[in-house]
RNA sequence: GCCUCGGUGGUCUAAUGGUAUGACACCACCAUGGUAAGGUGGAGACUGCGGGUUCAAUUCCCGCCCGAGGCU
Numbered sequence: 001g002c003c004u005c006g007g008u009g010g011u012c013u014a015a016u017g018g019u020a021u022g023a024c025a026c027c028a029c030c031a032u033g034g035u036a037a038g039g040u041g042g043a044g045a046c047u048g049c050g051g052g053u054u055c056a057a058u059u060c061c062c063g064c065c066c067g068a069g070g071c072u
Base pairs, nucleotide, nucleotide: 001071002070003069004068005067006066007065010024011023012022018055026042027041028040029039030038048064049063050062051061052060
């Protein structure tokens, strides 16, 4: 330098064009003599950055940044 894959709440993860899913963690309540486990509810990401296409982009296209693997 080139090729492939990836970047989504604090962490991990799903979503292949239509207001981003779940788990853990966090907060409140229930329950218990109390704690843990358990149950119910809540807050939290507009998706690495910048453009483009579209009525509409996490998703498609272009450039860049970061990470992993490969080729020379």
A computed fold for a 72-nucleotide RNA from a marine sediment metagenome, annotated as transfer RNA. It matches the Rfam family "tRNA". The family's RNA type in Rfam is transfer RNA. The RNAcentral record of the sequence draws on MGnify.